A computed fold for a 73-nucleotide RNA from a Minisyncoccota bacterium, annotated as transfer RNA.
NCBI's taxonomy places the organism under Bacteria, Bacillati, Minisyncoccota.
The RNAcentral record of the sequence draws on ENA.
Rfam family: tRNA. Rfam classes the family as a transfer RNA.
Its mean pLDDT, the model's own confidence on a scale to 100, is 80.
RNA sequence: GCCCUCUUAGCUCAAUUGGUAGAGCAACGGUAUCGUAAACCGUAGGUUGCCAGUUCAAUUCUGGCAGAGGGCU
Numbered sequence: 001g002c003c004c005u006c007u008u009a010g011c012u013c014a015a016u017u018g019g020u021a022g023a024g025c026a027a028c029g030g031u032a033u034c035g036u037a038a039a040c041c042g043u044a045g046g047u048u049g050c051c052a053g054u055u056c057a058a059u060u061c062u063g064g065c066a067g068a069g070g071g072c073u
Base pairs, nucleotide, nucleotide: 001072002071003070004069005068006067007066010025011024012023013022019056027043028042029041030040031039049065050064051063052062053061
C1' cells in the first nucleotide's frame, strides 16, 4: 500500500431477504428468611462507532472517516 471481517444496554451477544431493538449476566426495588446468600417477581438502562446518501421507512443497503482483529506484498 491492497483485501476481508467486526463496532448494538455496564459486560457477552441476538435481531435474514429494510417495517420502529431483545436475551443472559450485572445494577436497582420487592417477596421470602431471625439474618445473609441462593431462589422467585418486577423496574430502569440504547442518539444501534461518527458523518452523509438511497427510501414513505435504515441496526439492516451504498459511500467516506475513526477504532479493533486477520490476510497478502